RNA sequence: AGAGUUUGAUCCUAGCUCAGGAUGAACGCUGGCGGCGUGGAUAAGGCAUGCAAGUCGAACGGAAACAUUUGAGAUUAUAUCAAUUUUGUUUUAGUGGCAAACGAGGUAGUAAUACAUAGGUACAUACCAUUUAGUCGGGAAUAACUAGUCGAAAGAUUAGCUAAUACCCGAUAGUCCCUUCGGGGUAAAGAUUUAUCGCUAAAUGAUUGGCCUGUGGGAUAUCAGCUAGUUGGUAGUGUAAAGGACUACCAAGGCAAUGACGUCUAGGGGAGCUGAGAGGCUGACCCCCACCGAUGGUACUGCGACACGGACCAUACACCUACGGGUGGCUGCAGUCGAGAAUCUUCCACAAUGGACGAAAGUCUGAUGGAGCGACGCCGCGUGAUCGAUGAAGUUCUUCGGAAUGUAAAGAUCUUUUAUGAGGGAGAAAGUUAUUGAUAGUACCUCAUGAAUAAGGAGUUGCUAAACUCGUGCCAGCAGCAGCGGUAAUACGAGUGCUCCAAGCGUUAUCCGGAAUUACUGGGCGUAAAGGGUGUGUAGGUUGUUAUGUUAGUCUCUUGUCAAAGCUCCCGGCUUAACCGGGAAAAGGCAGGGGAAACGGCAUAACUUGAAGAUACGAGAGGUAUGUAGAACUCAUGGUGUAGGGGUGAAAUCCGUUGAUAUCAUGGGGAAUACCAAAAGCGAAGGCAGCAUACUGGCGUACUCUUGACACUGAAACACGAAAGCGUGGGUAGCGAAUGGGAUUAGAUACCCCAGUAGUCCACGCCCUAAACGAUGUUCAUUUGCUUUUCGGAGUAUCGACCCUCUGAGAGGCGUAGCUAACGCGUUAAAUGAACCGCCUGGGUAUUACGAUCGCAAGAUUAAAACUCAAAGGAAUAGACGGGGACUUGCACAAGCAGUGGAUUAUGUGGUUUAAUUCGACGACAAACGAAGAACCUCACCAGGGUUUGAAGCUUACUUGAAAGCCUGCAGAAACGUAGGCCCUCGCAAGACAAGUAGACAGGUGCUGCAUGGUCGUCGUCAGUUCGUGGUUUGAAUUGUUCCCUUCAGUGGGGUAACGAACGCAACCCUCGUCGUGUGUUACAAGUGUCACACGAGACUGCCCCCGCUUAAGCUCAUAAAUCUGAAAGGAUUUGUGAGUUUCAGUGGGGGAGGAAGGCGAGGAUGACGCCAGAUCAGCAUGGCCCUCUGACACCCUGGGCUACACACAUAAUACAAUCGCAUCUACAACACGACGCAAUGGGGAGACCCGGAGCAAAUCGUUAGAAAGGGUGCGCCAGUUCGGAUUGAAGUCUGCAACUCGACUUCAUGAAGCCGGAAUUGCUAGUAAUCGCGGGUCAGACAUACCGCGGUGAAUACGUUCUCAAGUCUUGUACUCACCGCCCGUCAACUCAAGGGAGAUGGGAGCGCCCGAAGUCUCACUUUACUGUGGGCCUACGGCGAGUUCAUCGACAGGGAGUAAGUCGUAACAAGGCACGGGUAGCGGAAGCUGCUCGUG
Repeated sequence: AGAGUUUGAUCCUAGCUCAGGAUGAACGCUGGCGGCGUGGAUAAGGCAUGCAAGUCGAACGGAAACAUUUGAGAUUAUAUCAAUUUUGUUUUAGUGGCAAACGAGGUAGUAAUACAUAGGUACAUACCAUUUAGUCGGGAAUAACUAGUCGAAAGAUUAGCUAAUACCCGAUAGUCCCUUCGGGGUAAAGAUUUAUCGCUAAAUGAUUGGCCUGUGGGAUAUCAGCUAGUUGGUAGUGUAAAGGACUACCAAGGCAAUGACGUCUAGGGGAGCUGAGAGGCUGACCCCCACCGAUGGUACUGCGACACGGACCAUACACCUACGGGUGGCUGCAGUCGAGAAUCUUCCACAAUGGACGAAAGUCUGAUGGAGCGACGCCGCGUGAUCGAUGAAGUUCUUCGGAAUGUAAAGAUCUUUUAUGAGGGAGAAAGUUAUUGAUAGUACCUCAUGAAUAAGGAGUUGCUAAACUCGUGCCAGCAGCAGCGGUAAUACGAGUGCUCCAAGCGUUAUCCGGAAUUACUGGGCGUAAAGGGUGUGUAGGUUGUUAUGUUAGUCUCUUGUCAAAGCUCCCGGCUUAACCGGGAAAAGGCAGGGGAAACGGCAUAACUUGAAGAUACGAGAGGUAUGUAGAACUCAUGGUGUAGGGGUGAAAUCCGUUGAUAUCAUGGGGAAUACCAAAAGCGAAGGCAGCAUACUGGCGUACUCUUGACACUGAAACACGAAAGCGUGGGUAGCGAAUGGGAUUAGAUACCCCAGUAGUCCACGCCCUAAACGAUGUUCAUUUGCUUUUCGGAGUAUCGACCCUCUGAGAGGCGUAGCUAACGCGUUAAAUGAACCGCCUGGGUAUUACGAUCGCAAGAUUAAAACUCAAAGGAAUAGACGGGGACUUGCACAAGCAGUGGAUUAUGUGGUUUAAUUCGACGACAAACGAAGAACCUCACCAGGGUUUGAAGCUUACUUGAAAGCCUGCAGAAACGUAGGCCCUCGCAAGACAAGUAGACAGGUGCUGCAUGGUCGUCGUCAGUUCGUGGUUUGAAUUGUUCCCUUCAGUGGGGUAACGAACGCAACCCUCGUCGUGUGUUACAAGUGUCACACGAGACUGCCCCCGCUUAAGCUCAUAAAUCUGAAAGGAUUUGUGAGUUUCAGUGGGGGAGGAAGGCGAGGAUGACGCCAGAUCAGCAUGGCCCUCUGACACCCUGGGCUACACACAUAAUACAAUCGCAUCUACAACACGACGCAAUGGGGAGACCCGGAGCAAAUCGUUAGAAAGGGUGCGCCAGUUCGGAUUGAAGUCUGCAACUCGACUUCAUGAAGCCGGAAUUGCUAGUAAUCGCGGGUCAGACAUACCGCGGUGAAUACGUUCUCAAGUCUUGUACUCACCGCCCGUCAACUCAAGGGAGAUGGGAGCGCCCGAAGUCUCACUUUACUGUGGGCCUACGGCGAGUUCAUCGACAGGGAGUAAGUCGUAACAAGGCACGGGUAGCGGAAGCUGCUCGUG
């Protein structure tokens, strides 16, 4: 000090999250020692038990015990018992004194009767200190005790006796009080042998308190008015003391926007945590203060209390009880229950420090000193050290070579902190000596034993240090955020390694920081959240120039204070540290005093530049009222006139023969004001438009003059405020929400059309909102410019106007510096400064709820939270897309030809069926596709039978060479099994070969084409796709590649912040067309070379003519400026602008020559970057997974299936006939193929074919022949035919182990549908379409009508680019980027959640009114020995009643909100989103929404 997260990527804005520190913590895993700290934060909930406040006999009378003295008796007696008596010691129930108001605990209440700080005084102060004076005389009781009584107890009561430092009276009076000023009243206590300790009064001090004042520190305005003892006065009461503190009377005040009053929360401070600081948060332990003591009230005693371990009363709770009545208060120390995530021992001692009492010894002290428990925190120490490489074993990983764990271990040597044992052993203690230690036999010291007793937690995708393997398979799970997991997970779980801390490590909760994310230091408001709709103006804030005076602000010096502890610095003590001791210091606050006068304030005196006024002109849709004008529209009446009009994309509703529309005339009516008119003008904004008049507001300019700071801004308040809407009364031509009808549509509550009410208009009164926008508050000042325009003024000029120059005030455009995230703004700032106001702080919830104010209503203003998300958003970038635009291309359309879609058949596919109908391919880019050929095989499918190291291959070891193989039998469907026969490998050898056995292993057309390679399809043979360097930009990116001309072409040229380059294009390659040369197997009868092969030539960008376009240059003319020359006229040069023309160049088009071929000659091969997770694991290869040691998903065999058949689709063949069919005669090809072959001549058959086999490894022989269409002749004469040939029957031929499922062909017979094909749709631009036959591959044969080739005959048409489809370039919009098959809105349905409303119900808080009125103070009356008792009164706690208020809880029901992979209905928004969208308002509608009026451009 920063980082992650919005996007395809970028910059910005903005929120969320993380890394740090901290805690009275808790939880999880783990746990060796010591020191110092710390530990009931929740229920101020309830408490068993013990202890926490006593002491004094030197205040007092008793009692008891012991000792002692005297002593009558009893007893045999030491002795013991015992009436009585003296003295002493000890103990203490009671009286009395002091203490108990401290100490200890807690934080409920309290927002000020508290606290902090600085001051003040109308006061008190036991014990303590100093000083002064005094301490005389007398008296009556009472507890204890004794004797009764009542009661369970607690306790109460009667009678009697007694003492005091208890109580009372008198004397004295320096003090104090009263006074009629003469006087009157007011105190004491003794104890004791002495000494001394006490007592009373007074003064002073010290200490501690009481009371008062200033200042300071929570939230909330959805709390705005509060207050009757209230504010003040007089007189009193009361108190230690001032005071409405209280009472009576009088007056009507007091507080508040600088926040009164109310509500909520809370003990305050020193300080603690964090932070660079300013700040923010907190108030544990320790210290100071306050308050409280079960809850509420009250007083008594006392120096002090309205009293934690005192009293009285009430209430709740608990306990005892004999039921009559009593007792109690742990928020003291331990401890217990409860609630809770959670917080300790019913310990030791008064040895130390301190406190109470006492003369003292001493007693008491859960204060305190210590120990115990808890890793709760901080600090320190240890769990060993050195050497030790066959880098052991094990484990993990592996590319199988090795690597890691790792000097780690083992092993060797050493040490002993710690641990255990033993011995010694403190200080803390201060007393004159002596005595006295809980902690503690502890710390510490010495010795011994022995590496011995001691390591874990979290993390390991990024942030964030550290990675591999296995398991799992959107499951289980992780997660602080982003996110990970759907079969190769460094993110889950495990293992191994590694990383970070370490007796701890993590998690959770909370606070600060990071967060400049509330911004004082230190932010913003055009578009991201954010300028009030506009003005006037109160308080407030700020305020021109000069001078003088003053000084509460300000500055400076000084004094006091802000306790100690703490923080900081220095020094020191525990072995160190934490911890502790001593000293020092700082900052800032408050108060007192001295000084200064720049700034600020105040006062006074002046000034004119800010501001205002006077005078003279000026412009204007500024406002209000009244009147008036013409055009249009509509209505009425009348005329002319006839069948339509109107409306739309097209129609219809509608109007019209009762006469419309059209046209003419006359009259009525209401609303709005064409042209002028403009980016123009005026107004504070909303807004304002014919013309005239009246009244009236503001503004500008000029010139001097007047006042003399009078100014700016502006909460509150007031005024104005489009449209819509509301009320009352008018008015209503047109338009027109709602509504009705007609269309459109799947629907159409819309868009379009026909009507049409409210409204729109006027008057008066409300409403008060808009995208009320420049999305930009008002005012002042400063800062380069150019240009347009409106209204003034001055100068110049002119007769005047225009023109020109300068100067003000407005309104626009472009731009400098600067600013900005960018877009953009830019003297009319969004620049640079100043003053004041308003507003913002993630999105949604929410322009909402509740409350309040206003309103007739509609509603407006003000304005949250729970919950939920990790984004929402701004600007710009590249794409993609648009029912956006421009340009261009293509058999894309159009123009044509022939088809498909209808029929039959063939083939493929879907579907269905089946034991199986194996599998793949599915818009274009599947469907005569894989398959260039399923009867068996193929074969993967089905049924059945069999085999298991396997059918084949590789390798190792062993054995064998009579094993195997072949032939013939047997069983069997075959595979297979079995019997017999035949058969002795090669080599000198090593060995080779073959077979068998055993083991490694084979095998799989099983899965994943979404793990892959390779190959292929498609866009598309479309012209595109990129890079390096340089330039621009904060950046993504851009430029280049855009622009102009041109091309089939990013082809070429020009221009140009680009210059070059790459992959594509073209060319190079092949075939055909022309020619030359060479060769000659074959062909021809032969020269020969029309034939074949090879090598070359040739064309192109070359030549000539014309036309168009573009740029440059030149020329001519016109014009402006400058310079030069000249007296001038003028001339010359340069530059700029405009027009015309020529030449050159480039490019395209047309024509020509030559030529076989002419503008790329025709065709092929060749397919950029990429797109579709396109296709293929079944061609092949291949990762991973799966099946296979007892029978398989492998292998063998037989048979079946892939050929099924209500149906649908695709591709073909053949037809429907006469441009044809049949018969017959006749002509002309090319490409190819042939030994497992092609097969001639000849013969047989009606034919398929058979017999036979010349020739040919092929320019020689054969297929091959007659190619067919074509030509000639004949028949058929428009029919389901001499068209068409399906289907079926019979007889055959061929291939093949085998034609049943399931082949082809031949002959005879049979003779179906079909008469040119709906919607729709395909191919083709020339040797093409169409038509005709021929060959080949695969192949035993063949379902081939398919596919690949070959030649024959041989057309039509293209005006053109409006439309359909596709593609390309540029541009535009975007809320899309999985990219329009996108995104996305609302209702309804389902589930979940939180909040608001809610008939009511329940509970709590704070007050108000009334009733009752305990104890008690005060008071009155009566009474008493006694302030004793009784009764009354005032006040009052608790309680009760009532009306409200406030906060919660429950709540039927209804409404909205949020969320939830795959529900329903539509399609509102984003593109012109298919009706541009949005704001306000009103009506309507399942819903998004639609429509009217007005406004904005986002």

The prediction has a mean pLDDT of 80. A computed fold for a 1498-nucleotide RNA from a lake water metagenome, annotated as small-subunit ribosomal RNA. Its Rfam family is "Bacterial small subunit ribosomal RNA". Gene Ontology terms of the family: ribosome and structural constituent of ribosome.